[in-house]
RNA sequence: GCCGAGGUAGCUCACCGGUAGAGCGCGGCCCUGAAGAGGCCGGCGUAGUGGGUUCGACUCCCACCCUCGGCA
Numbered sequence: 001g002c003c004g005a006g007g008u009a010g011c012u013c014a015c016c017g018g019u020a021g022a023g024c025g026c027g028g029c030c031c032u033g034a035a036g037a038g039g040c041c042g043g044c045g046u047a048g049u050g051g052g053u054u055c056g057a058c059u060c061c062c063a064c065c066c067u068c069g070g071c072a
Base pairs, nucleotide, nucleotide: 001071002070003069004068005067006066007065010024011023012022013021018055025044026042027041028040029039030038048064049063050062051061052060
């Protein structure tokens, strides 16, 4: 340099045009002498950045940035 995969919650990952979710973590409450375990409640987010298409974009298109793999 070329090709491919990926970037979404604190972490690991879903969702792939119509209000952004799960598990773990975290916070509050219950329980306990106290803790752990368990139960109930809370999503804690500019969907990498910028632009385009669309009535509507995390999703489709373009450029760029970053990570991983392959080729040279």